[in-house]
Small-subunit ribosomal RNA, central domain from a metagenome, 350 nucleotides, folded computationally. Its mean pLDDT, the model's own confidence on a scale to 100, is 89. Rfam family: Bacterial small subunit ribosomal RNA. Gene Ontology terms of the family: ribosome and structural constituent of ribosome.
Context: one part of a larger RNA
RNA sequence: CUGGGCUUAAAGAGGGUGUAGGCGGCUUGGUAAGUGUCGUGUGAAAGCCCCCGGCUCAACCGGGGAAUGGCAUGGCAAACUGCCUGGCUUGAGGUUGGUAGAGGUACCUGGAACUCUAGGUGGAGCGGUGAAAUGCGUAGAUAUCUAGAGGAACGCCGGUGGCGAAAGCGGGGUACUGGGCCAAUUCUGACGCUGAGACCCGAAAGCGUGGGGAGCAAACAGGAUUAGAUACCCUGGUAGUCCACGCCGUAAACGAUGCACACUAGGCGCCGGAGCCUCUGACGGUCCCGACGCCGAAGCAAAAGUGAUAAGUGUGCCGCCUGGGGAGUACGGCCGCAAGGCUAAAACUC
Numbered sequence: 001c002u003g004g005g006c007u008u009a010a011a012g013a014g015g016g017u018g019u020a021g022g023c024g025g026c027u028u029g030g031u032a033a034g035u036g037u038c039g040u041g042u043g044a045a046a047g048c049c050c051c052c053g054g055c056u057c058a059a060c061c062g063g064g065g066a067a068u069g070g071c072a073u074g075g076c077a078a079a080c081u082g083c084c085u086g087g088c089u090u091g092a093g094g095u096u097g098g099u100a101g102a103g104g105u106a107c108c109u110g111g112a113a114c115u116c117u118a119g120g121u122g123g124a125g126c127g128g129u130g131a132a133a134u135g136c137g138u139a140g141a142u143a144u145c146u147a148g149a150g151g152a153a154c155g156c157c158g159g160u161g162g163c164g165a166a167a168g169c170g171g172g173g174u175a176c177u178g179g180g181c182c183a184a185u186u187c188u189g190a191c192g193c194u195g196a197g198a199c200c201c202g203a204a205a206g207c208g209u210g211g212g213g214a215g216c217a218a219a220c221a222g223g224a225u226u227a228g229a230u231a232c233c234c235u236g237g238u239a240g241u242c243c244a245c246g247c248c249g250u251a252a253a254c255g256a257u258g259c260a261c262a263c264u265a266g267g268c269g270c271c272g273g274a275g276c277c278u279c280u281g282a283c284g285g286u287c288c289c290g291a292c293g294c295c296g297a298a299g300c301a302a303a304a305g306u307g308a309u310a311a312g313u314g315u316g317c318c319g320c321c322u323g324g325g326g327a328g329u330a331c332g333g334c335c336g337c338a339a340g341g342c343u344a345a346a347a348c349u350c
Stems, first nucleotide, its partner, number of pairs: 004321003007304002012318001014201004021194003025088003029084003033081002035077008049065006091191001092188003095184005103177007110154001114150008125136002162169002206247006215241002220236004258317006266295004271290003275286003299306002323350003332343004
């Protein structure tokens, strides 16, 4: 490079916005760059291939022919691609009217629980475990009542539920704000898809500065257990967990399944919206669109399974894989305060 692949065998980048590039709906006319066809020139000789011939054959040699990826140039064609031009509405977007939601940011606020402080009652234990002990308690603990302080998290509702691109989002209120879905006798008229680089977001832990610190709790200390016990259990307990700002940029960042579009049996459930039927209505029935699930036909698959939310059938674009170990390491480069991250080998070995 060709070919083959990427749920679980190696392989989908954690997620998005988007540059270059690649790809691109229906239709009119033009053009002729790609494309097709015909011609001309060129494509040295030798060689390869075919035919004929010369050495007694052959190798070898002589003659003729064919072939020659192509390149240049001219004529013709105009379906397809490109380019130019005009039109269209189904792709895409806008407008108008609705609608659901833990989507985001800031501020305000509530109750339960917990710990602490002060006071009242009370008077010997409490706590903890498999059993204990360390620990706390007559300087009055545990329990109970009242008042106050503080920080963090939001029970029931709550769901097999919803929202978000992913990470993720859950007490209540207000302000600001992103996206989705439904309906329309509404507008623009291909404005689209993907996306190398790039830029932005990105759980937890960790880092910097300042704050905060109730509970929990790496490290650490003690008590147990044990042959030992640098553990599991218990009593304590510091970083941290929380807030602001700034870094880090990783994960079993998972659906281990890239994004977009089209097509390909059904059944059931649930969430959001519109319509129709039932006089109206709660409700019920039916149908359409969108989301989330379960089962399943064909097909696919090594099987497990998947099956309109495809892993089916196709198209476009990107990313990635190429035996195990060495190794996601060394070196170099870039990034970072550091921890480290990204990129990424080889010797050797099986």